[in-house]
RNA sequence: GCGGGUAUGGUUCAGUGGUAGAACUUGUCCUUCCCAAGGACAGGACACGGGUUCGAUUCCCGUUACCCGCU
Repeated sequence: GCGGGUAUGGUUCAGUGGUAGAACUUGUCCUUCCCAAGGACAGGACACGGGUUCGAUUCCCGUUACCCGCU
């Protein structure tokens, strides 16, 4: 330099055009003499910039970071 892949809560992962979810974690409460375990509720995210579309996490282009391969 070329090609391919990945980017979603604090972490690990779902989500193939129509309100963004789960588990763990965090906070409050319940249970308990206390702790642990358990239960209820709540908080928290689509890497960035454009484009297409009535509507984009999703499709297209570029950028950034990381990974793989080729040279």
Molecule: transfer RNA
Organism: Candidatus Staskawiczbacteria bacterium RIFCSPLOWO2_01_FULL_38_12b